[in-house]
Model confidence (mean pLDDT): 87 of 100. Large-subunit ribosomal RNA, domain IV from an activated sludge metagenome, 353 nucleotides, folded computationally. It matches the Rfam family "Bacterial large subunit ribosomal RNA". Its family is annotated with structural constituent of ribosome and ribosome in the Gene Ontology.
Context: one part of a larger RNA
RNA sequence: CGGUCCUUAAGGAACUAGGCAAUUUUGCCCCGUAACUUCGGGACAAGGGGUCCCUACCUGGAUAGUAGCAAUAUUGUCCGGGAGGGCACAGCAAAGCGGCUCUGGGAACUGUUUAUCAAAAACACAGGUCUCUGCUAACUCGUAAAGAGGACGUAUAGAGACUGACGCCUGCUCGGUGCCGGAAGGUUAAGGAAGCAGGUCAUCGGCCGAAAGGCUGAGAAGCUUGCGACCGAAGCCCCGGUUAACGGCGGCCCUAACUAUGAGGGUCCUAAGGUAGCGAAGUUCCUUGUCGGGUAAGUUCCGACGCGCAUGAAUGGCGUAACGACUGGAGCACUGUCUCAAGGACCGACUCG
Numbered sequence: 001c002g003g004u005c006c007u008u009a010a011g012g013a014a015c016u017a018g019g020c021a022a023u024u025u026u027g028c029c030c031c032g033u034a035a036c037u038u039c040g041g042g043a044c045a046a047g048g049g050g051u052c053c054c055u056a057c058c059u060g061g062a063u064a065g066u067a068g069c070a071a072u073a074u075u076g077u078c079c080g081g082g083a084g085g086g087c088a089c090a091g092c093a094a095a096g097c098g099g100c101u102c103u104g105g106g107a108a109c110u111g112u113u114u115a116u117c118a119a120a121a122a123c124a125c126a127g128g129u130c131u132c133u134g135c136u137a138a139c140u141c142g143u144a145a146a147g148a149g150g151a152c153g154u155a156u157a158g159a160g161a162c163u164g165a166c167g168c169c170u171g172c173u174c175g176g177u178g179c180c181g182g183a184a185g186g187u188u189a190a191g192g193a194a195g196c197a198g199g200u201c202a203u204c205g206g207c208c209g210a211a212a213g214g215c216u217g218a219g220a221a222g223c224u225u226g227c228g229a230c231c232g233a234a235g236c237c238c239c240g241g242u243u244a245a246c247g248g249c250g251g252c253c254c255u256a257a258c259u260a261u262g263a264g265g266g267u268c269c270u271a272a273g274g275u276a277g278c279g280a281a282g283u284u285c286c287u288u289g290u291c292g293g294g295u296a297a298g299u300u301c302c303g304a305c306g307c308g309c310a311u312g313a314a315u316g317g318c319g320u321a322a323c324g325a326c327u328g329g330a331g332c333a334c335u336g337u338c339u340c341a342a343g344g345a346c347c348g349a350c351u352c353g
Base pairs, nucleotide, nucleotide: 001348002347003346004345005344006343007342008341010339011338014337019334027051028050029049030048031047036041038165052086053085054084055083057082058081059080060079061078062077063076064075065074066073067072087091099332100331101330102329103328104327105326111123112122127163128162129161130160131159132158133157139149140148141147166319167318168317169316171249172248173247176246177245178242179241180240181239182238185237186236187235191231192230195227196226197225198224199223200222203218204217205216206215207214208213250268251267252266253265254264277311278308289305290304291303292302293301
């Protein structure tokens, strides 16, 4: 000096990002117990008191015996309650054994998770909604298979998606994208196809040649190459519907007899211009916004305000009792966290052997 423990005057969170850590509290009995609440809770709320030993005293209950017809009396055992007394610094004398309260956020809850740095506000959840699926179901696995799961189930079922108890609610927008429906018109593939053109060629003609043959022109059928009017589905265009589908939910100017503000008006744009709520928020840049509260002093916190840089309704909005190794703020108690350090035990380090 380090590790693991123990103790500490006075103060008591001044420590620190933060009471991290360590204290406090703790068992049992009795009294007592608030807001709020989904009436179950909250609650061991909080906060008090008791706790050991002795007694020939008083007393309750249970049980067995004796006497008695019985009431009752009495003896024993067990479980208590009181009264009086005793000792100690201290009576759950050791060990084990909740610190508590107030107020926000977020998540309803018990659960689940990053085996090995994250346990959470993340995931799940019961509940809600939408979509698909009529059974050889949809959907999934599989080689475009057989087959299997779904399910020996059948729409109060199964699959997919979103939301996430409960309470009050969930506004406007279908222009874009998606999905569903429609089928008149436009466009449109393979394929079919009237026909047209080219190639080839039987054959025929012209010229040269004595002939063999050479050069050259036309050219049916067939075969073949290309083009091709026209016919031709879905899709797309098109017409509708649909937002608890993906999503979206304005700008400028003026205006009331102080000023300020703007109920109101004008204008432009849009598919429609953000409703109820909430709001400097887990969202607020400016910002330590402003006001109030708490403190001697408060960039955090709580309550308000609303010019919301850039809230907002199942990407759910706003509330909410209970729950929690969640997260913010405050207080009581308590303490070596600290002022500020000291002493002790053991084990190391270190010195010597």